A computed fold for a 71-nucleotide RNA from Bipolaricaulia bacterium (SeqCode), annotated as transfer RNA.

[in-house]
Parts: sequence; structure tokens; C1' cells
RNA sequence: GCGGAAGUAGCUCAAUGGCAGAGCACCGGCCUUCCAAGCCGGAGACGCGGGUUCGAUUCCCGUCUUCCGCU
Repeated sequence: GCGGAAGUAGCUCAAUGGCAGAGCACCGGCCUUCCAAGCCGGAGACGCGGGUUCGAUUCCCGUCUUCCGCU
């Protein structure tokens, strides 16, 4: 330099253009003599900038980071 993959919650991962979800973690409550476990509830995220579209995590372009391959 060229090609490919990935980027979503604190962590690990979903979401085939139509309200962004789960598990663990965190916070509050219930339970318990207390803690843990269990049960109920809550807060929190689409790498960045554009484009297409009535509508974009999703499609297109650029860009950044990480990883893999080629040279």
C1' cells in the first nucleotide's frame, strides 16, 4: 500500500428499513436476626460525519479504532 471482518448498556452478545432487547453487573424495594441466594421494580447504549428514505442499528459514501490476510 491492497483486501476482508468487527465497532450497540460497565462487560458479553442480539436485533433481515417501522417503539433498541437479553444475560451478568449496578441502584431501590420485598424476604432474612444479618449477609448471600431468591422475588419485584429502576437507570443506562447504536464509533464519528454525510447521503438515500415518510422512516436507518440496518442500505450507500467517507472517516476513526481494533483484528486477520496479501504484498
Taxonomically the source falls in Bipolaricaulia (SeqCode) (Bacteria, Bacteria candidate phyla, Candidatus Bipolaricaulota). Rfam family: tRNA. The family's RNA type in Rfam is transfer RNA. From the family's description: Transfer RNA (tRNA) molecules are approximately 80 nucleotides in length. Its family is annotated with triplet codon-amino acid adaptor activity in the Gene Ontology. Its mean pLDDT, the model's own confidence on a scale to 100, is 85.